[in-house]
Molecule: transfer RNA
Organism: Pseudomonadota bacterium
């Protein structure tokens, strides 16, 4: 220098262009002598940044940033 993949909640990951979810962690409650386990509940997101297409973008297009792999 060229090609490909990845970036979404604190962490690990989902999400056919149409209200962004789950598990774990943390928080509150129940249970328990207490803790753990178990059960219930609520909260938690500028979807890496910017721009474009569209009535509507996490998703499609362009560019940049970060990470990984391959080639040179």
């Nucleotide at each position: 220098g060229g090609g490909c993949c990845c970036g979404u909640a604190a962490c690990u990951c989902a999400a056919g262009g149409g209200u962004a979810g789950a598990g774990u962690a943390g928080c509150g409650g129940c249970c328990u002598u207490u803790u753990a386990a178990g059960c219930c509940g609520a909260a938690g997101g500028u979807u890496g940044g910017g721009g474009g297409u569209u009535c509507g973008a996490g998703u499609c297009c362009c560019u940049c940033c970060g990470g990984g792999c391959c080639c040179a």